[in-house]
Context: one part of a larger RNA
RNA sequence: UUGGGCGUAAAGCGCGUGUAGGCGGCCUGACAAGUCGGAUGUGAAAGCCCUCGGCUCAACCGAGGAAGUGCGUUCGAAACUGUCGGGCUUGAGUACCGGAGAGGGUGGCGGAAUUCCCCAAGUAGAGGUGAAAUUCGUAGAUAUGGGGAGGAACACCGGUGGCGAAGGCGGCCACCUGGACGGUCACUGACGCUGAGACGCGAAAGCGUGGGUAGCAAACAGGAUUAGAUACCCUGGUAGUCCACGCCGUAAACGAUGAGAACUAGGUGUCGUGGGUGUUGACCCCCGCGGUGCCGUAGCUAACGCAUUAAGUUCUCCGCCUGGGAAGUACGGUCGCAGGACUAAAACUC
Numbered sequence: 001u002u003g004g005g006c007g008u009a010a011a012g013c014g015c016g017u018g019u020a021g022g023c024g025g026c027c028u029g030a031c032a033a034g035u036c037g038g039a040u041g042u043g044a045a046a047g048c049c050c051u052c053g054g055c056u057c058a059a060c061c062g063a064g065g066a067a068g069u070g071c072g073u074u075c076g077a078a079a080c081u082g083u084c085g086g087g088c089u090u091g092a093g094u095a096c097c098g099g100a101g102a103g104g105g106u107g108g109c110g111g112a113a114u115u116c117c118c119c120a121a122g123u124a125g126a127g128g129u130g131a132a133a134u135u136c137g138u139a140g141a142u143a144u145g146g147g148g149a150g151g152a153a154c155a156c157c158g159g160u161g162g163c164g165a166a167g168g169c170g171g172c173c174a175c176c177u178g179g180a181c182g183g184u185c186a187c188u189g190a191c192g193c194u195g196a197g198a199c200g201c202g203a204a205a206g207c208g209u210g211g212g213u214a215g216c217a218a219a220c221a222g223g224a225u226u227a228g229a230u231a232c233c234c235u236g237g238u239a240g241u242c243c244a245c246g247c248c249g250u251a252a253a254c255g256a257u258g259a260g261a262a263c264u265a266g267g268u269g270u271c272g273u274g275g276g277u278g279u280u281g282a283c284c285c286c287c288g289c290g291g292u293g294c295c296g297u298a299g300c301u302a303a304c305g306c307a308u309u310a311a312g313u314u315c316u317c318c319g320c321c322u323g324g325g326a327a328g329u330a331c332g333g334u335c336g337c338a339g340g341a342c343u344a345a346a347a348c349u350c
């Protein structure tokens, strides 16, 4: 609960596609459902309100009147909403031209490094730490050179750089493929916005089946440290990390800020792109569009801060909050192989 809110106090669904619904540009005609006005019927009595009256007053009672936000019928109005018709181009979309990009998927290729194996050469240590030890090494280690195997990740470029709805995306090449942006202003002519349900996507960890395993590394073992040390440090090391397919569906999934639209000083950097001036060699300079940062005016804010990428001024739609704990728990339901996820209380207590 017709209220006030949601960056940090409780509160924006992790993100998208989209159904119902809600909302919807400019001009014009018709209708009259909503809307507005008139008339009329109804709106029982009692009560409330007004006037008068009866009990000596009042309470109480009686009479008359008014009111009765409503509903029906009918006559009208036509601005707005709606419905139907006609038109428009600025919203939205399409076409063509252009370049930018770690956007996604598949396949192939490359070099550095680590590890392991082989060969060469070489000798007593190496490794590790605060110091050590476990550990490795005379069965030849470490360091050095050559060759080979294999897996994973791509130094520099690299950037408050770019792309993506979010999660996220980084060596090179090819193929398949999505989106955004700039320009032309040719085409369609409101085709739009949001979005309960629904459906899809969704880091890491985890689960199932099969494969792979260089490095790293939960668990585990040992060595140290310590009063102890089920830790921090060290030596090892299995799941896992990688691939394919199928699940899981969570997160400080964060800008802790839902989406769309309009309006409201500027300055400065950067990315993409167009025009102009100038030179023609790139740049520089001026103007524009679209991103991404910083600073800042008005305004807002409890403050911090936000400030044309708003947390300013407004509109539309959705989600959510309503003292702390109990509790994101119990129960029930749905989903999952499972771990569990989603939905979601109360007693009691302060």
Stems, first nucleotide, its partner, number of pairs: 003322004007304002012318001014201004021194003025088007033081002035077008049065006091191001092188003095184004103177007110154001115149006125136002162169002206247006215241002220236004258317006266295011299306002323350003332343004
Model confidence (mean pLDDT): 89 of 100. A computed fold for a 350-nucleotide part of an RNA from an uncultured bacterium, annotated as small-subunit ribosomal RNA, central domain. It matches the Rfam family "Bacterial small subunit ribosomal RNA". The RNAcentral record of the full RNA draws on ENA and SILVA.